The RNA shown here (FMN riboswitch aptamer (RFN element)) has 118 nucleotides and comes from Syntrophomonas sp. The model forms 97% of the base pairs in the Rfam consensus. Rfam family: FMN riboswitch aptamer (RFN element). From the family's description: The RFN element is a highly conserved domain that is found frequently in the 5'-untranslated regions of prokaryotic mRNAs that encode for flavin mononucleotide (FMN) biosynthesis and transport proteins. Gene Ontology term of the family: FMN binding. The sequence was found by an Rfam model in a public genome assembly.

[in-house]
RNA sequence: AGCUUUCUUCGGGGAUGGGUGCAAUUCCCUAUCGACGGUAAAGCCCGUGAGCCUUAUGGGGCAGGAAUCGGUGAAACUCCGAUGCCGACAGUAAAAGUCUGGAUGAGAGGAGAAGGUU
Numbered sequence: 001a002g003c004u005u006u007c008u009u010c011g012g013g014g015a016u017g018g019g020u021g022c023a024a025u026u027c028c029c030u031a032u033c034g035a036c037g038g039u040a041a042a043g044c045c046c047g048u049g050a051g052c053c054u055u056a057u058g059g060g061g062c063a064g065g066a067a068u069c070g071g072u073g074a075a076a077c078u079c080c081g082a083u084g085c086c087g088a089c090a091g092u093a094a095a096a097g098u099c100u101g102g103a104u105g106a107g108a109g110g111a112g113a114a115g116g117u118u
């Protein structure tokens, strides 16, 4: 250093101002946010997680969104420039990425420690 077992720990952000209205942080204008792994650095390329059902607890099934053009370069749908687009479930005096709730939860995964082994 590789593999492996056990343990510890970390592990999601965001509604400003205004309009209509009996009522909206849910509609309209405006504002604003972007988990994890891979890869030229990614919300919208490939994959994972969060929800629901099921289970022999290893797992299995279902549901769930979005991008183009130009430039640089050996290489970018990731950088730079421009213009766009998207957002689980339940709740609500009125339809929610941003409020409240499941959640002091779970989790992709990250870091570290100890043992074994090559």
Stems, first nucleotide, its partner, number of pairs: 001118010017029003031098002033087002035048004043085002051062004067083005089101003